Small-subunit ribosomal RNA, central domain from uncultured Sulfurimonas sp., 352 nucleotides, folded computationally. Lineage of the source: Bacteria > Pseudomonadati > Epsilonproteobacteria > Sulfurimonadaceae > Sulfurimonas. Its mean pLDDT, the model's own confidence on a scale to 100, is 83. Rfam family: Bacterial small subunit ribosomal RNA.
Context: one part of a larger RNA
């Protein structure tokens, strides 16, 4: 290269927007790059093939014919691709009504609850643990009752259940800005405007880490002490700094998972759930049906088995990323990025 493949054996890119390129509905002329036929040229020679013949045969060799699957050049064909022009209206996309909603961004406000402060009551313990012991407490602790400060998180509702262009991710209550936005409706409007995307951009608000400035209740890497142990740089325990909270700006990684790219057809069902429409009639906590979303179970069929099964891992199709035995190594070197940490790109002796 022809291939096989990516849930869990190696492998789907953390997402998402989109250039280039790839690939792209239904129909009518025309054009003929692609595609097919056909002629002409040329495709040395010599080898291969055939088929005849020459050396005793063979091998070799000689004559002839075929092929040289090729390009060129010209004459058709017009079904597919493509290409020009036109139409269409089932993809797509806007207008209209716009449901639900922890979408986001600001700002306020409230209750529990840790903890610390000051007062009152009130007296000797508390705390911790498998038991202790560091440790707090007669300078009044725990315990309880009032008031106060502050900082963080926001029980119950909460659910296979809502939302997010994605995805990281979003949960008190009001308020204000605001992004998306399912269905539906005339099928009103444009008339293929679509998919899908290498680079590039853009979020990455999972955690930790870094810078500057705030901030500090509680928890707590690291640190100190007690315990345990043969040691205990640890698992418990008493403290306890950074950080966890804010704004700004950096860091780009995660078991960033559904380990499951993205779109699109097309393929049996039940049973639930969240939001809409239609239609019915006996107008109710209905019933029948669509439509979108989100579970469970389960045919065909797929699978190595697990399992998956219209939210497919079924059966095409279009693009994209990836894989190729383990170790070395996601390392070295050397770009590119960052303030460092580091990421990112990405090997090879060598072994087995």
């Nucleotide at each position: 290269c022809u291939g096989g493949g990516c849930g869990u054996a190696a492998a789907g890119g953390g997402u998402g927007c989109g250039u280039a390129g790839g690939c792209g509905g239904u129909u009518u002329g025309g054009a003929a790059a692609g595609u097919c036929a056909g002629a002409u040229g040329u495709g040395a020679a010599a080898g291969c093939c055939u088929a005849u013949g020459g050396c005793u045969u063979a091998a070799c060799c000689a004559u002839a014919g075929a092929a040289c699957u090729g390009c060129a050049u010209u004459u058709g064909a017009a079904a597919c691709u493509u290409c020009c022009a036109g139409a269409c209206u089932a993809g797509a996309a806007u207008a209209c009504u716009g449901a639900a909603g922890g979408g986001g961004c600001a700002g306020a406000u409230g209750g529990a609850a840790u903890u610390a402060g000051u007062g009152g009551u009130g007296u000797a313990a508390g705390g911790g643990u498998a038991a202790a012991a560091u440790c707090c407490g007669u300078a009044g602790a725990u315990a309880u009752c009032a008031c106060u400060a502050g900082g963080a998180a926001u029980a119950c509702c909460g659910a296979a259940a809502g939302c997010g262009a994605a995805a990281a991710g979003c949960g008190a209550u009001c308020u204000g800005c605001u992004g998306g936005g399912a269905a539906g409706u005339u099928a009103a409007u444009u008339g293929a405007c679509g998919c899908u995307g290498a680079g590039g951009c853009a979020c990455g608000a999972a955690a930790a880490g870094c810078g500057u400035g705030g901030g500090g209740a509680g928890c707590a890497a690291a640190c100190g002490g007690g315990a345990u142990u043969a040691g205990a740089u640890a698992c418990c325990c008493c403290g306890g700094u950074a950080g966890u909270c804010c704004a700004c700006g950096c860091c780009c990684u995660a078991a960033a998972c559904g380990a499951u790219g993205a779109a699109u057809g097309c393929u049996a069902g039940u049973c639930g759930u969240c939001g809409g429409g239609a239609c019915g009639c006996u107008u109710g906590u209905c019933g029948u049906u669509u439509c979108g979303g989100u579970g469970a179970u389960g045919c065909a069929c797929u699978u190595a088995a697990c399992a998956g099964a219209u939210u497919a891992a079924g059966c095409a199709u279009u693009c994209c990323g990836c894989c190729u035995g383990g170790g070395g190594a996601g390392u070295a070197c050397g770009g590119u990025c960052g303030c460092a940490a580091g990421a990112u790109u990405a090997a090879a002796a060598c072994u087995c």